[in-house]
RNA sequence: AGCCGACCCGGCGGCGUUAAACAGGCAUCAGGCCGGGAGCGUCCCGCCCAACCGGGCGGGGUUGCA
Numbered sequence: 001a002g003c004c005g006a007c008c009c010g011g012c013g014g015c016g017u018u019a020a021a022c023a024g025g026c027a028u029c030a031g032g033c034c035g036g037g038a039g040c041g042u043c044c045c046g047c048c049c050a051a052c053c054g055g056g057c058g059g060g061g062u063u064g065c066a
Base pairs, nucleotide, nucleotide: 002015003014004013005012007037008036009035010034011033025065026064027063032040043060044059045058046057047056048055049054
């Protein structure tokens, strides 16, 4: 120097060519390790199409303690 923990920057952590994980302070949550940003995943609601599966648009979008 590289890759990974959804994307960008930063943090935390891991791995050694692989893309996973029992790591990432403790717990909690469907909500993905954390902050900011944006809204990919996830969950709920509304409208429309379908009227089985599901699809489109819009809105909301972890929490608490260190």
Pistol ribozyme, 66 nucleotides, folded computationally.
It matches the Rfam family "Pistol ribozyme". Gene Ontology term of the family: catalytic activity. The literature on the family includes a 2020 paper in Angew Chem Int Ed Engl by Teplova et al., "Crucial Roles of Two Hydrated Mg(2+) Ions in Reaction Catalysis of the Pistol Ribozyme".
The sequence is in RNAcentral, with records from ZWD.
Model confidence (mean pLDDT): 84 of 100.